The prediction has a mean pLDDT of 86. Predicted 3D model of a 1533-nucleotide RNA (small-subunit ribosomal RNA) from a Gemmatimonadales bacterium. The organism belongs to Gemmatimonadales, within Bacteria. Its Rfam family is "Bacterial small subunit ribosomal RNA".

RNA sequence: UCAUCGGAGAGUUUGAUCCUGGCUCAGGACGAACGCUGGCGGCGUGCCUAACACAUGCAAGUCGAACGGGAGUGGGGGCAACUCCACUUCAGUGGCGAACGGGUGCGUAACACGUGAGCAACCUGCCCUUCGGUGGGGGAUAGCCGGCCUAACGGCCGGGUAAUACCGCAUAUCGCGCCGAGGUCUCCUGGCCUUGGUGUGAAAGCCGUAAGGCGCCGGGGGAGGGGCUCGCGGCCUAUCAGCUAGUUGGCGGGGUAACGGCCCACCAAGGCUACGACGGGUAGCUGGUCUGAGAGGAUGGCCAGCCACAUUGGGACUGAGAAACGGCCCAGACUCCUACGGGAGGCAGCAGUGGGGAAUAUUGCGCAAUGGCCGCAAGGCUGACGCAGCGACGCCGCGUGUGGGAUGAAGGCCUUCGGGUUGUAAACCACUGUCGGGACGGACGAAUACCCGGUUCAUCCGGGGGUGACGGUACCUCCAAAGGAAGCACCGGCUAACUCCGUGCCAGCAGCCGCGGUAAUACGGAGGGUGCGAGCGUUGUCCGGAAUCACUGGGCGUAAAGGGCGCGUAGGCGGCCCGAUAAGUCGGAUGUCAAAUUCCGGGGCUCAACUCCGGGGCGCCAUCUGGGACUGUCGGGCUCGAGCACGGCAGGGGCGAGUGGAAUUCCCGGUGUAGCGGUGGAAUGCGUAGAGAUCGGGAAGAACACCCGUGGCGAAGGCGGCUCGCUGGGCCGUUGCUGACGCUGAUGCGCGAAAGCGUGGGGAGCAAACAGGAUUAGAUACCCUGGUAGUCCACGCCGUAAACGAUGGGUACUAGGCGUCGGGGGGAGCGACCCCCUCGGUGCCGUCGCUAACGCAGUAAGUACCCCGCCUGGGGAGUACGGUCGCAAGACUGAAACUCAAAGGAAUUGACGGGGGCCCGCACAAGCGGUGGAGCAUGUGGUUCAAUUCGACGCAACGCGAAGAACCUUACCUGGGCUAGACAACGGAGGACAGCCCCAGAGAUGGGGUCUUCCCUUCGGGGACUUCCGGUUCAGGUGCUGCAUGGCUGUCGUCAGCUCGUGUCGUGAGAUGUUGGGUUAAGUCCCGCAACGAGCGCAACCCCUGCCCUUAGUUGCCAUCAUUUCAGUUGGGCACUCUAGGGGGACUGCCCGCGUCAAGCGGGAGGAAGGUGGGGACGACGUCAAGUCCUCAUGGCCCUUAUGUCCAGGGCUACACACGUGCUACAAUGGACGGUACAAAGGGUCGCAAACCCGCGAGGGGGAGCUAAUCCCAAAAAGCCGUCCUCAGUUCGGAUCGGAGUCUGCAACCCGACUCCGUGAAGGUGGAAUCGCUAGUAAUCGCGGAUCAGCAUGCCGCGGUGAAUACGUUCUCGGGCCUUGUACACACCGCCCGUCACACCAUGGGAGUCAGUUGUACCGGAAGCCGGCGAUCGAACCCGCAAGGGGCGUAGCCGUCCAUGGUAUGGCUGGUGACUGGGGUGAAGUCGUAACAAGGUAGCCGUAGGGGAACCUGCGGCUGGAUCACCUCCUUU
Repeated sequence: UCAUCGGAGAGUUUGAUCCUGGCUCAGGACGAACGCUGGCGGCGUGCCUAACACAUGCAAGUCGAACGGGAGUGGGGGCAACUCCACUUCAGUGGCGAACGGGUGCGUAACACGUGAGCAACCUGCCCUUCGGUGGGGGAUAGCCGGCCUAACGGCCGGGUAAUACCGCAUAUCGCGCCGAGGUCUCCUGGCCUUGGUGUGAAAGCCGUAAGGCGCCGGGGGAGGGGCUCGCGGCCUAUCAGCUAGUUGGCGGGGUAACGGCCCACCAAGGCUACGACGGGUAGCUGGUCUGAGAGGAUGGCCAGCCACAUUGGGACUGAGAAACGGCCCAGACUCCUACGGGAGGCAGCAGUGGGGAAUAUUGCGCAAUGGCCGCAAGGCUGACGCAGCGACGCCGCGUGUGGGAUGAAGGCCUUCGGGUUGUAAACCACUGUCGGGACGGACGAAUACCCGGUUCAUCCGGGGGUGACGGUACCUCCAAAGGAAGCACCGGCUAACUCCGUGCCAGCAGCCGCGGUAAUACGGAGGGUGCGAGCGUUGUCCGGAAUCACUGGGCGUAAAGGGCGCGUAGGCGGCCCGAUAAGUCGGAUGUCAAAUUCCGGGGCUCAACUCCGGGGCGCCAUCUGGGACUGUCGGGCUCGAGCACGGCAGGGGCGAGUGGAAUUCCCGGUGUAGCGGUGGAAUGCGUAGAGAUCGGGAAGAACACCCGUGGCGAAGGCGGCUCGCUGGGCCGUUGCUGACGCUGAUGCGCGAAAGCGUGGGGAGCAAACAGGAUUAGAUACCCUGGUAGUCCACGCCGUAAACGAUGGGUACUAGGCGUCGGGGGGAGCGACCCCCUCGGUGCCGUCGCUAACGCAGUAAGUACCCCGCCUGGGGAGUACGGUCGCAAGACUGAAACUCAAAGGAAUUGACGGGGGCCCGCACAAGCGGUGGAGCAUGUGGUUCAAUUCGACGCAACGCGAAGAACCUUACCUGGGCUAGACAACGGAGGACAGCCCCAGAGAUGGGGUCUUCCCUUCGGGGACUUCCGGUUCAGGUGCUGCAUGGCUGUCGUCAGCUCGUGUCGUGAGAUGUUGGGUUAAGUCCCGCAACGAGCGCAACCCCUGCCCUUAGUUGCCAUCAUUUCAGUUGGGCACUCUAGGGGGACUGCCCGCGUCAAGCGGGAGGAAGGUGGGGACGACGUCAAGUCCUCAUGGCCCUUAUGUCCAGGGCUACACACGUGCUACAAUGGACGGUACAAAGGGUCGCAAACCCGCGAGGGGGAGCUAAUCCCAAAAAGCCGUCCUCAGUUCGGAUCGGAGUCUGCAACCCGACUCCGUGAAGGUGGAAUCGCUAGUAAUCGCGGAUCAGCAUGCCGCGGUGAAUACGUUCUCGGGCCUUGUACACACCGCCCGUCACACCAUGGGAGUCAGUUGUACCGGAAGCCGGCGAUCGAACCCGCAAGGGGCGUAGCCGUCCAUGGUAUGGCUGGUGACUGGGGUGAAGUCGUAACAAGGUAGCCGUAGGGGAACCUGCGGCUGGAUCACCUCCUUU
């Protein structure tokens, strides 16, 4: 100098958002275990389970300087016996120790522990200090000897012996008891000191030549140790609420070292408890340890302090100390020995064994060090301890090399095939030498042991000097040598790290979310990468994150959460002023808070871990002292809080008694006749025995219309005709009084809608249950007809509701505005009108503020304080068990196992609604024509088949891919062939290839023959084509996946929408813009507006068509002129038509009206055309995993003598049926025949083909003309004119079939079209249902084209003729905009409830049964202490010469207490249990449809009844109900 340095979040509920809320993860830690792996060292650490059982060894002995003896050795003496000395050894007497040290955590919720105090109520061996003393005697006894018993353990008798063993006596500084005196102190039961009297109480010796030393006895003091007491502190449970008989206290006694009910007798009746007694469960406590920012939470292994225990239970003995781990006795269980009589034993000491377990070490070395016991000492003992061993169990350190090295080697992996990556990594070159290995040296730890001297055996100093388990270890030096030394987990997000292959909801992964159903960064492998590294992962546990129990630091309107409401006890909190006090509180000081630990500074091991020294700190507690604001307490005062008095006022406040009218029903009577009633429509029901209707009379019960009002009253529930009586509360005004008397309120007490219960009444209407009728698939419902409890009254229970403002009570403060009820004051006034102020209540809007938002906002959900209640994820469950209450129904209190990754709140965008508003569309309606019936054509389903190839499936598949299936096509089937292949690239060899002919064959193909070379050339050669061979990279596939894709297409939908930028609003999703008022075909435009602009769409620009102009004039045209064979044929012309280029034209421009001065709308003029003129092309963001891998392209997969390829034949054309789309019809608006007009748009040389001839005809012959405004196809048809048919299965209709032909084609059998002759079917306008069309449209008529050899009722086009109707938007369908509800968001084809059935799981009840624990009563009672007796036995003392006696002790007996035990009976806990109850979970089970939209009967709450089930119904309540209308209120003008 320093010791104070710090707080991170993420994933997951949704389509998205904010919030609430749980779950999960990232961190740290560990006495750990498990998996894979493992080089070295240091320091630590290691049975958490069976306090289960233990073999074996060791763990507490020592002292000969307390004592006697045995044996041995040596020595001396002696002839010897023997004796003496020394040493060794053995057991014994005696002393000290064994109560320490070491282990364990069972028990214990306790003064056990921690902390602070107290003992004036205590003890203390050894040690230190101090005072005094150590005199004189006595009698025994073990060992030993002899005898005896016994299996053993052990024991008995006799003899003899020592002591620091034992016992009297003396002495007494002194101690203790008793009786006094004085002093001092005090916490005031007394302590201490001094002192007198009296009684009583001691001792041991040993060593040494000696000095002396070690001991011994009594006393004082000390140190250390212990005992006892008290304050405070630290677990869970109230589903344990009352506990207690030595219990609480007293007096006396016993006992103890000591207080005490510790024990006993007697007396009293106390003691504890909501501040949690008693009971149950769990647990050794602490210093500390882990975590945490802290507060806190968790924990108590190692080390240290305390406690408890030592096989289980009980007991005492000895001792200073024990009720004693390695002592004793008894009882129980267990083990062992036994001769069966009886004995022995206790590892929770160190090792070790078995067992248990996921799991935890050596039967090691040493007393060298430290410490302990004994000893004068030498020394002995010491599994304490010091070391070593084993285990990566933890912490720390080190190594497995370092530098260079690119052609970026090989190999692996990936690849877009170019390459990339592994990767300077390796190889290779150079170097180094830690660890390990070898070799040499080699410690510190050791020192005041002891001896000698200095002074003396204090101590110290000097000298001498022995001792090391670890260990030849650490360490040092040298040698060789890159040589021996890397793994584990992870790589979808959180979370750092990506590709390939395999697999195919399988196998598997997973901490949470979640991956896997054919391209998986999520499974398994590989390559690569990331992280850590002798480790890495996993599992378990704790803290953290979690502000997720919130003291620091949370909440309760709707998310979980305000008690249904009041009165009030304890408790908590409490107005203004003064004084006192000092309990709380704040400051200072002292003591304490053991050491270790943590932190700081420093030292020692090479560093670190580790360790040593010093320091800081240890928020508590105790004592002393100071302050006096605040709280408390005490005293005094005050009036504003609270209350009282007085005067007024409003009111469905409560209770009781009485009373009134309307209505309903019933009864009686009158009138009167056929219906009434009821519904969506009906029926049941009532009525000709007279209903209903109507009039009169009567009876009864219940409820009180209008007034009636977000009006009033009440604490809440609740309260409504009128009158009277009794009664509670509130408000206003005025003065006066009391003087904080207040607020809240656990437990408690009371009140408490409806339903329900009991007893007795009452009963009109209504109405659970019930019955019938309907509805329906069913209808245990909704609707209808009846109808009983009940609804009503009295008395008594019940005690619950969406008992709601889903908002506890109180007080204070914080902008305003507008209503309304009650009171008071002022102004004005005729006035109940009006204006202003004020107090109290009740509403609405709104500022600040608050809120997740919605919203609240002086009646707070704002700002604060006080008190109470309540919440802590969803389900299980308000269930079970227990308890309390109730007659019952049930209420209150109220869990757990198990299970889920959510369950929720508010708001947002959508979608949806059997919600609402507005508006469109051939959507309906109006109208015309069809389809559905017939025959045929065509497509499809189905069926069939060797194959009937494949695809398309509501709209939006089905005359669709097919704009052409006889072969081909062709993808299918049968059969026959080929295998580098029918087609592409390369190499080698050969040759033109091709064509033609013959043979075999169904053909493909095979064999043979014939014919024959091409292009360029710098003459070297090159190129093209082709055959054969070869091999590898390959070809080929209409094989699969349209759910891997591109492209293209359909559809909503030509619908009017879809978005963006900036700004603004909102925490945010998002909103605004885009909504609103108008308008439009249109998000078209206008106006308004926190929006202003913009984009994709709409419209326009493009094409066709309608009018005009212009340019041009052949092949087109012909008005005028000419010509003419009468044909624009020719001359001529380009005016017209037309052709095809260009341009004009239309813009609500003009007028009137409406409209907001707008946009625009209606009408009009002009115009060929009028309000987008008609038509087309054009299809926003997106939706449908829509369609297409069989057009094409393409990823992946699959086939490779076949799933490729070639060929022949067959099939795609089948046929009981069913459907779609069409054609032709059913006829007279028609059919047939004859005559006669008028188009447009197209096509044509592989072609269209005229004239002319032949044929009834299809067609044939023929071939002019035409590469086309020229020629041809080409006749347009309906129409018009005329004739016939006359309502008939026909002169309608044409199917079918027979026959004969034509044409195309290699070929018309399967299987073409057409022609002619004959045949002549069904069909007479089509059920339910359904389609198209709004004008040049429908309908109807023909013409052309594509495909194509041929084949058209289909498709794509063209023109001709040419209508009807639209009132209107209620309804159907589709769509747009706004709004509303929502539990939907793969979005109503959604979601979702309950029974039943099946499987699994946990759990309640259950006749019982088993176990544990605990209580009560009684029996019995070991050992032992204590008490009594004590005739047995006994050396010491006393009397006595002795005998003997006394005294004392003792065996034994008796008694109290008491462990285990027994009997009986309870409580509690746990296991199990036939059967039984519900609950949870489980891809595709059954029945229904309850809820979410008005969910199709609004839902929900309480209650009651009923029902397969969800549920239904009654009564009361709630809005957390949609919709429409009305009322009220508010805002704005």